[in-house]
Context: one part of a larger RNA
RNA sequence: CUGGGUGUAAAGGGCGCGUAGGCGGACUUGUAAGUCAGUGGUGAAAUCCUACGGCUUAACCGUAGAACUGCCUUUGAUACUGCAAGUCUUGAAUUUGGAAGAGAGAGAUGGAAUUCCAGGUGUAGUAGUGAAAUACGUAGAUAUCUGGAAGAACACCAGAGGCGAAGGCGGUCUCUUGGUCCAUAAUUGACGCUGAGGCGCGAAAGCGUGGGGAGCGAACAGGAUUAGAUACCCUGGUAGUCCACGCCGUAAACGAUGAACACUAGAUGUCGGGGGCUUAAGCUCUCGGUGUCGCAGCUAACGCAUUAAGUGUUCCACCUGGGGAGUACGAUCGCAAGGUUGAAACUC
Numbered sequence: 001c002u003g004g005g006u007g008u009a010a011a012g013g014g015c016g017c018g019u020a021g022g023c024g025g026a027c028u029u030g031u032a033a034g035u036c037a038g039u040g041g042u043g044a045a046a047u048c049c050u051a052c053g054g055c056u057u058a059a060c061c062g063u064a065g066a067a068c069u070g071c072c073u074u075u076g077a078u079a080c081u082g083c084a085a086g087u088c089u090u091g092a093a094u095u096u097g098g099a100a101g102a103g104a105g106a107g108a109u110g111g112a113a114u115u116c117c118a119g120g121u122g123u124a125g126u127a128g129u130g131a132a133a134u135a136c137g138u139a140g141a142u143a144u145c146u147g148g149a150a151g152a153a154c155a156c157c158a159g160a161g162g163c164g165a166a167g168g169c170g171g172u173c174u175c176u177u178g179g180u181c182c183a184u185a186a187u188u189g190a191c192g193c194u195g196a197g198g199c200g201c202g203a204a205a206g207c208g209u210g211g212g213g214a215g216c217g218a219a220c221a222g223g224a225u226u227a228g229a230u231a232c233c234c235u236g237g238u239a240g241u242c243c244a245c246g247c248c249g250u251a252a253a254c255g256a257u258g259a260a261c262a263c264u265a266g267a268u269g270u271c272g273g274g275g276g277c278u279u280a281a282g283c284u285c286u287c288g289g290u291g292u293c294g295c296a297g298c299u300a301a302c303g304c305a306u307u308a309a310g311u312g313u314u315c316c317a318c319c320u321g322g323g324g325a326g327u328a329c330g331a332u333c334g335c336a337a338g339g340u341u342g343a344a345a346c347u348c
Stems, first nucleotide, its partner, number of pairs: 003320004007302002012316001014201004021194003025088007033081002035077004040072003049065006091191001092188004096183004103177007110154001114150008125136002162169002206247006215241002220236004258315006266293012297304002321348003330341004
C1' cells in the first nucleotide's frame, strides 16, 4: 500500500457556510466516450510456462508451441455510466395561513440581597472555627431604624421543559433580526448531498487600550493545623471576574458517537402544531422534537436498539504497538502567552 477499523481498546475535525472535486430522482430520444463482443496489425530475441530432443544425469543447451494479461485499427451491441435534447414531480426550494421558543443584537427599566457612606437608638462585644487565633470594636463596632450611593447577578415560575450549527442562551419591556414546526393548495422543475483548500463563529483563562470595581477572589500577607504545611480551615486581599473595542483560537469544545438519504417489532412519558370523536377534563389519529424501556440485528463485553452502535449508499475527517512526544527542527499564525503542522535517534 492493501485490508480492517474510529461510543469506552489507536482513531470523528469544536461548529457552520461554501470553492474545486466526488456522488446524485423518474421517463423518452439521439450519440457511442467509458463498457461488452468479433476482425486485422503489432506486442524483437532471450527470459517464464508446456511438449519433445542433446550432453552418462542435473544444471545447461536445442526445436516447436503457448504466453506476452498491452497498444493501435476496424465492424458491431446499447443494459448501465457519460454527453446532447426533451418531458415529469416524488428530492429540493418558494408563495399563502397559523404556532412555540432563556435563538441573536441594541436600548430602557424593576425588586430582593450584599457592601459602603451619613444620621438616630444603644453598649460591650462581634466575627470565625473541630477548637482557636489573626481580624473588627469604647476614636462606640455587632444589632436595629431612616436616608443615600455603587456594582454584579436575576429567587419563585423551572420541568428528564424550550431554543441554537456548535460554543452557548434565563428578571421585565420595546425596537431590529436569524432559524424551526404545522396546515393547505399553488408555483419552479433535480435547482440536490458531501465538501480537500478557503472564509466565518467559537466556553473559560490569558493579552492590549480605555473605563468600572459591590461581592467573590489566583498571587500575596497574617492566624491556625502539622514532625514539616510553600496546602486543606480562618482573617484580609491584588490581578481577574463586569463594560467597550481589538487579539488569542484552545477545552473531558462529550452523546468521548462526522454529515446526508432510505429501510428495519413495539410500549410509555413529555414539548410544539394539525385532524376526527366526545365536549368538562378527555379519547384517538397524524407530523415534528425530546426522554425512558425494549424485539430482531449488532457488539470483545458493557451496551446500542426508528434520535442505532442494526441493514445499505454517497462524501469528508481520522487510526495503524508503548515510551521518546504533541517534543525537536522547519514553516506559518500571534503583541506575548502560545497555537497549527509535526518527525527521528534511542528504548521496551

This is a predicted structure of a 348-nucleotide part of an RNA (small-subunit ribosomal RNA, central domain) from a metagenome. RNAcentral holds the full RNA, with entries from SILVA. It matches the Rfam family "Bacterial small subunit ribosomal RNA". Its family is annotated with structural constituent of ribosome and ribosome in the Gene Ontology. The prediction has a mean pLDDT of 90.